[in-house]
RNA sequence: AUGAAGGUUUUGGGAGAGAUUACUUUACAUUAAAGUAACGCCGAAGGAAUAAGCCCGGUCAGGGUGAAGAUCUCAGGCAAAAGGACCAAUACCGGACA
Numbered sequence: 001a002u003g004a005a006g007g008u009u010u011u012g013g014g015a016g017a018g019a020u021u022a023c024u025u026u027a028c029a030u031u032a033a034a035g036u037a038a039c040g041c042c043g044a045a046g047g048a049a050u051a052a053g054c055c056c057g058g059u060c061a062g063g064g065u066g067a068a069g070a071u072c073u074c075a076g077g078c079a080a081a082a083g084g085a086c087c088a089a090u091a092c093c094g095g096a097c098a
Base pairs, nucleotide, nucleotide: 006093007092008091010089011088012087013086018039020038021037022036023035024034025033026032027031040078041077042076046074047072048071053065054064055063056062
């Protein structure tokens, strides 16, 4: 089984915060991209830590396990583009309950 959870493809939507300063390199000669450093900031790739509860510990102390869109800001990001948690649809995989 008139197909649950979960996963993948495609499409659409999808926030925040510096087009900061100095120097270097490459292309280029208007400038653009990248890197290094400094200061300021953001949370929605990823990551870390955390409550109750449960477990260990004779008790206490302590330890382990333990969620998030809340916390941190390691990583990532701060015009546009790209990326983007998440949401919706789509096609499949999947096989739970009965």
About this RNA: A computed fold for a 98-nucleotide RNA from Paenibacillus beijingensis, annotated as Glycine riboswitch aptamer. Of the family's consensus pairs, 90% are formed in the model. It matches the Rfam family "Glycine riboswitch aptamer". Rfam links the family to the GO term glycine biosynthetic process. Model confidence (mean pLDDT): 77 of 100. The RNAcentral record of the sequence draws on Rfam and Ribocentre.